This is a predicted structure of a 68-nucleotide RNA (transfer RNA) from Proteomonas sulcata.
Its Rfam family is "tRNA".
The prediction has a mean pLDDT of 83.
The organism belongs to Proteomonas, within Eukaryota.
């Protein structure tokens, strides 16, 4: 000086009640087991402030990582 930070892990969401796979639970199917279906549950969106009707998204600060 940049960049980044959202589920248990890996990533969407460019100002209007956050989404997906993998994972995990419970049901269907098997003699059973994988695997295949179907459903459920998981989030103070790193922390404080500020703008705004309203902020995950803008603005500043701080802390953490990552690179010069």
């Nucleotide at each position: 000086c940049a960049a980044u930070a959202u589920a248990g892990c890996u990533u969407a969401g460019u100002g209007g009640u956050a989404a997906a796979g993998c994972a995990u639970u419970c049901a269907c199917u098997u003699c059973g087991u994988a695997a295949g279906u179907g459903a459920a549950a998981g989030a103070u969106c790193a922390u404080g402030a500020g703008u705004u009707c309203a902020a995950u998204c803008c603005u500043c600060a701080u802390u953490g990582u990552u690179g010069g």